[in-house]
RNA sequence: UGCGCAGGCUGGGUGACCGCGAGCACAAUGCCGCAAGGCCGUGUUCGAGGAAAGUCCGGGCUCCGCAGGGCAAGGUGCUGGCUAACGGCCAGUGGGGGCAACCCUAAGGAAAGUGCCACAGAAAUGAAGACCGCCAUAAAAUGGCAAGGGUGCAACGGUGGAGUAAGAGCCCACCAGCGGUUAGGUGACUGACCGGCUAGGUAAACCCCACCUGGAGCAAGACCUAAUAGAAGGAAUAUGAUGCGGCCCGCAUCUUCCUUGGGUAGGUCGCUGGAGACGUCGGGCAACCGCCGUCCUAGAUAGAUGGUCACCCUCGACAGAACCCGGCUUACAGGCCUGCGCAUAAG
Numbered sequence: 001u002g003c004g005c006a007g008g009c010u011g012g013g014u015g016a017c018c019g020c021g022a023g024c025a026c027a028a029u030g031c032c033g034c035a036a037g038g039c040c041g042u043g044u045u046c047g048a049g050g051a052a053a054g055u056c057c058g059g060g061c062u063c064c065g066c067a068g069g070g071c072a073a074g075g076u077g078c079u080g081g082c083u084a085a086c087g088g089c090c091a092g093u094g095g096g097g098g099c100a101a102c103c104c105u106a107a108g109g110a111a112a113g114u115g116c117c118a119c120a121g122a123a124a125u126g127a128a129g130a131c132c133g134c135c136a137u138a139a140a141a142u143g144g145c146a147a148g149g150g151u152g153c154a155a156c157g158g159u160g161g162a163g164u165a166a167g168a169g170c171c172c173a174c175c176a177g178c179g180g181u182u183a184g185g186u187g188a189c190u191g192a193c194c195g196g197c198u199a200g201g202u203a204a205a206c207c208c209c210a211c212c213u214g215g216a217g218c219a220a221g222a223c224c225u226a227a228u229a230g231a232a233g234g235a236a237u238a239u240g241a242u243g244c245g246g247c248c249c250g251c252a253u254c255u256u257c258c259u260u261g262g263g264u265a266g267g268u269c270g271c272u273g274g275a276g277a278c279g280u281c282g283g284g285c286a287a288c289c290g291c292c293g294u295c296c297u298a299g300a301u302a303g304a305u306g307g308u309c310a311c312c313c314u315c316g317a318c319a320g321a322a323c324c325c326g327g328c329u330u331a332c333a334g335g336c337c338u339g340c341g342c343a344u345a346a347g
Stems, first nucleotide, its partner, number of pairs: 001343010012312007020047007030039003049318001053329002056327005061217004068249004073213005078092005093107001094105004108208002113206002115202003131149002133145004157175005176198001178195007221269005231260006240254004276295004281290003
């Protein structure tokens, strides 16, 4: 200097004037409304995001009289740690990709059982196989072989040697797998030694194993004001009915369900002080945790941030909260910062 890898910050700025929403304080009894309630005035403070998106996960919160036990159903799936929790994050282990920095992983069990491996091929497990070929033989017949070739995603260990009529773990060396012993590690796992010679693949097939899971959702729910038909008919009824996904048991209550018809306008709360943010120090490889200190940063509901002028410049991407929080995934112009890898050149 170029090409990469991992991580972080920002997301046009400044000034003036007018306008919009909310909090607090003061003021006022002016306006709207039957009411509950709301608006107007003055001052002051604050006012969209890193993803607010997707609605893919996990919770907080509210209600269902306790949400109890079990089945079914669903979710996760290497080990350890973090967390309120998770399918998340951190650190490792096994496997794969890359020269590397790094990245990906749907990564428990095939000796509990069932199923599948089409076609091709001689043969693809309730333990398979001889098409071509090699050897014995003059040839044929017969016998031996699974080493060579072919088919296939895959041919029942691989490579090399010795041996053999030709061959084969028949034997030997190294390697892979399986089993045993032992050492290290919290563990996944790794190393060493020994053994016999080898018991395919597939669970993102059914299944088995381990762990987890009540349901519904802010249009949850609570309160205030107003209105109407606390109407009519039918069924079950203690051996019953009801109790917010399905079934059974238990428990609780005593009425419940169906059909027809009528009323349902408005307002307030929930609604933002939090598993909160920032900072020093300490612990930890890290995720993160702890003590102390500082701060309060939107709460709309016909749904708030706009307009004008002037200047600067890196000339501006993706894009707007609706109960809240922790993650994941997706979109993103330009600018800045930190660490690491490879290549080349100079000193």
The RNA shown here (Bacterial RNase P class A) has 347 nucleotides and comes from a Bacillota bacterium. The coordinates come from a structure-prediction model, not an experiment, and the mean pLDDT is 80. The source organism's lineage runs through Bacteria, Bacillati and Bacillota. Rfam family: Bacterial RNase P class A. About the family: Ribonuclease P (RNase P) is a ubiquitous endoribonuclease, found in archaea, bacteria and eukarya as well as chloroplasts and mitochondria. By type it is a ribozyme.